[in-house]
RNA sequence: AAUAAUGUUAUCUAGGGUUCCGCGAUUGAUAAAUCGGCUGGUCCGAGAGAUAACUCACGGCCGGUAGGUCGUGUCACGGAGGGAUAAAAGCCCGGGAGAU
Numbered sequence: 001a002a003u004a005a006u007g008u009u010a011u012c013u014a015g016g017g018u019u020c021c022g023c024g025a026u027u028g029a030u031a032a033a034u035c036g037g038c039u040g041g042u043c044c045g046a047g048a049g050a051u052a053a054c055u056c057a058c059g060g061c062c063g064g065u066a067g068g069u070c071g072u073g074u075c076a077c078g079g080a081g082g083g084a085u086a087a088a089a090g091c092c093c094g095g096g097a098g099a100u
Base pairs, nucleotide, nucleotide: 007054008053009052010051011050012049015044016043020041021040022038023036024035025034026033027032056073057072058071059070060069061068062067075095077098081093082092083091
C1' cells in the first nucleotide's frame, strides 16, 4: 500500500524497569554531586486481560428505493534465544519454534 479481516484505535489493568521527579544514604559552607529500584508520580505495557468507539461479515424487522433499527461474531497451552528504548517487561521477533 492492497485485501477486508481470527480487524483498527483509545482508556485502564496484570506486569516492567529507572531517563526525569520524589524518597533515602554519603560528601559539601551553599548550590549541587555520587550511590540506591526504594512505597510512589512521569514513562513502557498484553494475540491468548477488561471496557468503549469505529469498521467488517451475517441475520431479523421497517422501507418502492436509498437506507434505518436491533442482534450475533468461536477457540487460544507455549520455551529458549534475540531486539528496541534510559532500562526492562505478558512490548516486538510471535496466534513464532514446539505441544494438543
A computed fold for a 100-nucleotide RNA from Paenibacillus sp. UNCCL117, annotated as Guanidine-I riboswitch aptamer. The coordinates come from a structure-prediction model, not an experiment, and the mean pLDDT is 81. The model forms 100% of the base pairs in the Rfam consensus. The same sequence occurs in records of 2 taxa. Rfam family: Guanidine-I riboswitch aptamer. About the family: This family represents a conserved RNA structure found upstream of the ykkC and yxkD genes in Bacillus subtilis and related genes in other bacteria.